[in-house]
RNA sequence: AACUUAUGAAGAAAGGUGGAGGGAUUAGGCCCUGUGAAACCUUGGCAACCUCCGUUCGCGGAAUAGGUGCCAAAUCCAAUCUCAACAUAUUGUUGGGUUAAGAUAAGUC
Numbered sequence: 001a002a003c004u005u006a007u008g009a010a011g012a013a014a015g016g017u018g019g020a021g022g023g024a025u026u027a028g029g030c031c032c033u034g035u036g037a038a039a040c041c042u043u044g045g046c047a048a049c050c051u052c053c054g055u056u057c058g059c060g061g062a063a064u065a066g067g068u069g070c071c072a073a074a075u076c077c078a079a080u081c082u083c084a085a086c087a088u089a090u091u092g093u094u095g096g097g098u099u100a101a102g103a104u105a106a107g108u109c
Stems, first nucleotide, its partner, number of pairs: 002108006013043005021032003026078001028077002044071003049067002051062004075101001081097007
């Protein structure tokens, strides 16, 4: 890298360096950002996948130690297909369901 499974409206920021972008991707939307973006470092925190304890094996609990992850906005929204309502004659708006893609964890080869 590929594949399998699980999860996604919850939660959690200060300081230093830095100096213009950032929110994965995109012909869209909407946001964040010189009252300082990305990135890196320090400290702190959240969560509970692995882990640990208990178990009636359904699950319940812990965060002391360890492996990851995360700390604007639903994975920021949307994207494919589809249903309903409304408006209208290009199709549009609103709401619901579903999918792709991507993210994280555990596992397989």
Molecule: SAM riboswitch aptamer (S box leader)
Organism: Flavobacteriales bacterium